[in-house]
RNA sequence: GCAAACCGUCCGAAAGGGCGGGACACAAAGCCAAGGGGCCUAACGCGCGUGCCCGCACGAGGGGAGGGCGCUAUGGCAGCCCAGCCGCCG
Numbered sequence: 001g002c003a004a005a006c007c008g009u010c011c012g013a014a015a016g017g018g019c020g021g022g023a024c025a026c027a028a029a030g031c032c033a034a035g036g037g038g039c040c041u042a043a044c045g046c047g048c049g050u051g052c053c054c055g056c057a058c059g060a061g062g063g064g065a066g067g068g069c070g071c072u073a074u075g076g077c078a079g080c081c082c083a084g085c086c087g088c089c090g
Base pairs, nucleotide, nucleotide: 001026006021007020008019009018010017011016024079030085031084035082036081037080038077039076040075045071046070047069048068052063053062054061
């Protein structure tokens, strides 16, 4: 110099972020997400699937609300790492 957790408040679907308080840490805990990797969230979207509906019929088959589950970033994390840029004292 900076400012974790926590508290208050605002934004956000969330992750998370802004501001104020507050200090756990940090010799880059400065910048950078439009350099690379990793991690977080899942709104929109897609899929599964249920009540239910159609179906000569409670069949085959088709459709498929709500809730739930899965995938997914265009949303995030720099106090996750590497790279890049700037940088105090000795």